SAM riboswitch aptamer (S box leader) from a marine eukaryotic metagenome, 100 nucleotides, folded computationally.

[in-house]
RNA sequence: UUAUCCAGAGUGGUGGAGGGAAACGGCCCUGCGAAGCCCGGCAACCGGUCCGGCAACGGACACGGUGCCAACUCCGGUAGGUGGAUAGCCUGCGAGAUAA
Numbered sequence: 001u002u003a004u005c006c007a008g009a010g011u012g013g014u015g016g017a018g019g020g021a022a023a024c025g026g027c028c029c030u031g032c033g034a035a036g037c038c039c040g041g042c043a044a045c046c047g048g049u050c051c052g053g054c055a056a057c058g059g060a061c062a063c064g065g066u067g068c069c070a071a072c073u074c075c076g077g078u079a080g081g082u083g084g085a086u087a088g089c090c091u092g093c094g095a096g097a098u099a100a
Base pairs, nucleotide, nucleotide: 001100002099003098004097005096010039012038013037014036018029019028020027024076025075026074040069041068042067045065046064047063048061049060050059051058052057073095077093078092079091080090081089082088
C1' cells in the first nucleotide's frame, strides 16, 4: 500500500488458574476446568499441483507457508443519517487484526 473482517472450526489428551493481543474502563468466559503444549479441525490469503481458457481470468485439491477455532474486530473514538433521546440502528472515516 492492497484485500478481507455478521460465515466456518473438538462431548479429545495434557495441564493446572487464569483468559478475552498490550494499558485503562465496561461486559463476559473459566474447577460442569482458563492459559500453554499435543492431537484434531476450519478457511483458502500466498506458493504448489491439476482442469478450462489465446489471454485476462475462473475452478478443483489442501501438499508447503501463514492465519484462525465464545461473543460483529465482544464493546469503547469520530462525522453524518434515523430517532423524543446521552438508547438502539445504518453509513463513512479512524483504530485494530490477518494475508500478500